[in-house]
Context: one part of a larger RNA
This record gives sequence, C1' cells and structure tokens, in this order.
RNA sequence: GGAUGAACGCUAGCGGUUAGCUUAACACAUGCAAGUUGAAUGGUAGUAAUACCAUAGCGAACGGGUGAGUAACACGUGAAUAAUUUGCCUGACAAUUCAGGAUAAGGGAUUUUGAGUAUACUCAAUACCAAAUACUGAAUAAUAAAUAGACCUUCUGGUUUAUUAUCUAAAGAUUGAAUCGUUGUCAGAUAAGUUUACGCAAGAUUAGGUAGUUGGUAGAGUAAAAGCCUACCAAGCCAAUGAUCUUUAGCUGGUCUGAAAGGAUGAUCAGCCACACUGGGACUGAGACACGGCCCAGACUCUUUCGAGAGGCAGCAGUGGGGAAUAUUGGACAAUGGGUGAGAGCCUGAUCCAGCUAAACCGCGUGAGUGAUGAAGGCUUUUUGGUCGUAAAGCUCUUUUCUAAGGAAGAUUAUGACGUUACUUAGGAAAAAAGCCCCGGCUAACUCCGUGCCAGCAGCCGCGGUGAGACGGGGGGGGCUAGUGUUAUCC
Repeated sequence: GGAUGAACGCUAGCGGUUAGCUUAACACAUGCAAGUUGAAUGGUAGUAAUACCAUAGCGAACGGGUGAGUAACACGUGAAUAAUUUGCCUGACAAUUCAGGAUAAGGGAUUUUGAGUAUACUCAAUACCAAAUACUGAAUAAUAAAUAGACCUUCUGGUUUAUUAUCUAAAGAUUGAAUCGUUGUCAGAUAAGUUUACGCAAGAUUAGGUAGUUGGUAGAGUAAAAGCCUACCAAGCCAAUGAUCUUUAGCUGGUCUGAAAGGAUGAUCAGCCACACUGGGACUGAGACACGGCCCAGACUCUUUCGAGAGGCAGCAGUGGGGAAUAUUGGACAAUGGGUGAGAGCCUGAUCCAGCUAAACCGCGUGAGUGAUGAAGGCUUUUUGGUCGUAAAGCUCUUUUCUAAGGAAGAUUAUGACGUUACUUAGGAAAAAAGCCCCGGCUAACUCCGUGCCAGCAGCCGCGGUGAGACGGGGGGGGCUAGUGUUAUCC
C1' cells in the first nucleotide's frame, strides 16, 4: 500500500447492487417448510355442489441446511468397467388372454352374545356383507441357461443360427373420439456404483506396524470385481522415497495479495463429499441404510389415571444462551423451477420480493454565479498591521428530497406479490443535509495560552523538571469525505 462475512469510538442526507451467527454440530416455546390423484377404488354426510374416511398409485432419495467427523480414492485431473445398475423420459418390436380368494373404511342382525331395564325397549360387541390399476393363480411370447456351429472383436467379450429341457408377464380408466395407462425385450438419454495413475497438511521429542493381516484354492454374498465374508493352504504385506501413531483440517472451481514465482485463504455463488439429538440397525423402493420415515439403546425435555406415552429447527422466521459481533415469528406463488394430475388446478419458507443494518462497493447531494466597505467578530501582533476571507451579508439562478397527476417492462389470449414501483410532467422554498483524524521526525500540515518529569501523550524514535511546534485548550493549517479513525487478521 492492498484486503475483510469484520467489530469498536465519533458522526451521518439519498439511491442502486450485494452481503449479513466467523462463537455453542448449545438447548429450543409457537407457526409454517411435501404433497397430490374422484379420469385407480369402496364408503360416510348432504337434495346437490362438495367435503371427509379408507384402500391404491406416484412423489416424499429432489429441493433447503450445516461443516461435527474425515489426511481418505474424501476431493481434483486423467483413465477403466470385456466386472455393473438405472423409476420417470425418447426410439423400435411384440403383447395387453383367463380365473380366484381376501381385506380396509364402512354397513351390520326384530333372530347370536353381553350390559342396562319401565320387559315396551336402549346401548355395545360378534357372526356375516364389503371394491380396485391392491393381492394370488393359470395360459402364451420374447429374454435368461446348456450344447454345437458361423461372424466380429479392444480377446475372461459381443452378434447370430439350430437343438434341448426348465423358469418367468400384464390392468384397466375416461369419454365416444381418441387419449392416458399396463407387460416383456432391445437401444438411447439421464443418474449412479466400483476400480485405477498422479496430485492433495504438520510432527521422528512418533520407527517399526500388520493375523483376515498379504496371496492362493473352493464356496457364500452383491446390481457388480474383490478377504467383502467363510473353510483350508502358504507366510506373506507396508515402511527413512517416512509406514504406524499423534495433532490439525471438509476438498475444489475460486478469493485476497504479489510484476511474477509464490504466500495466505476456502464467507457469499457453483461442483463433489459427509452429517441430521448421540450410537447402532435394517425395512420399503429404480434409487436411502432415509433432516421434517421405522426399530433398538443412551442423554435431555414434556405429559401421565404411574400402567405408559410424546419429541428432535445443522429447513424459514423466531426465543434463550454464548459472544466484540450478525436481520422480520413479513408478502406472493405474478415469474423461474420442482411434485402430482388427462386437465382445470392444488402444494412449494425452493424461489421471487419487501423489512432491518453505512457491513461492503458504486453513484448523487449538502448549492451555483456575482459580490471589497477587504464589514462585524475571533486569533495574532514589532500596535502599523496580518489572517480566517469572496468566506459572510447583499443581488440573480437552480431543486436530488417533498406534494399532486400520469405510469411501464418483467406476461403468451389470461394471471403482477413487488407496487403509494422504476420513470415522466406540473407546483413551491436555499430551503432540512459535514464530519472524523492529524499538524516533533518517519509524514502533508504552526502559532498563542495553560501545565511544570505533574497532568498526560506514544506505531517506532521519544516528549513533559517555567519560553513544550510532541501534554490540554484556542486560532490557523493538512488529509480523507457520508464517512473517518482505532483494533484484529492475511499478503
């Protein structure tokens, strides 16, 4: 000198674009943040519209948060998968045949059971009834498996022909003209899994570490290779080119600085990873070992009839606490995107907006022109003057803010939260708008008074003990300017 997610002191007019718990991954009151489909289906209420209950489908694995853990194939760059999966979407081919038994919500006995009882009856329960694109079975097709052959090949593979035996599919809906579905196979796209070369902190006051450990054979297991797991066999494997251990840490694109090399850093935005009160586990599913799902254990909080239950803001707001320190319990689905639905639509604290904060950057303003009698006043003085100073006053002019009216784009035929929007026109008055730090040298800027090694200053050198340009005040001056100075940290 530059920089900051900054804080503190003094001060403060406006707008735009951004940013905003760096500390306790501390605990959380309250509200909202994931639903949707009646064109899958049964029912309840209702005249109906419609609403609700239940089954079923898709979604809830996205989006949003945080950085605790992790020195690791976690991440980055480049490869491999001839060792793999992929719902919805796209293309192609083929099919969509036949049957069955349940169950939920609900209905429910004048007759069954129980309770009450005025022996009229009432209440409750049960038998029983109860749908489907839910579930189960059958038929058939391709695929898959084995054998034999042909072709291609990146040579543990692919394609194809023939034969053999075995296993495995499906669901309908609306409307009356088609659409949306369902099943199988192949291919694509997208999304993932796995492997690998290199790169990626500090410490040797950490030198040896390792028994599923290293490799093989056979099996189990997985979508998939593999000690991933098991049995047996061998005794290997890693390490001063730093193993192991300890400490610290999410990684990257980037950001800051620097002429560069480099150094520091990893807020916002984007990619990847990990986590969801702490630890463990699986279920469902194309996909999770699942933030607003389940089970077990633990700590904590709440309820309780003491038998037992409920909960998880590192989602958006908000509260307490910690701290030098960080915002509203706001509006809207109008746009973009997502889920669902044939669609209208519904949901969406994603998102778009508004509110708060000079926290940062950028822009504008606090007036412009003229004006010497160099006014008054302050300070100083060698008492003549000098200086603040064209500065003020005075005269002329202009209006960011304000008031009124109009009023976009963002939106396609419609739909605008923002919005009392931006912007435009008219009106009126210089009116309401300048501070902070410094002036001994480094370092731009000087004098007077007070104080008297006191009070105090100070980044370093240092200043102050009676003429202090260094302390405190006045005048004057210098720097930056809606800011300015200090502190902290990095280059």
This is a predicted structure of a 491-nucleotide part of an RNA (small-subunit ribosomal RNA, 5' domain) from Ophirina chinija. Its Rfam family is "Bacterial small subunit ribosomal RNA". The coordinates come from a structure-prediction model, not an experiment, and the mean pLDDT is 82.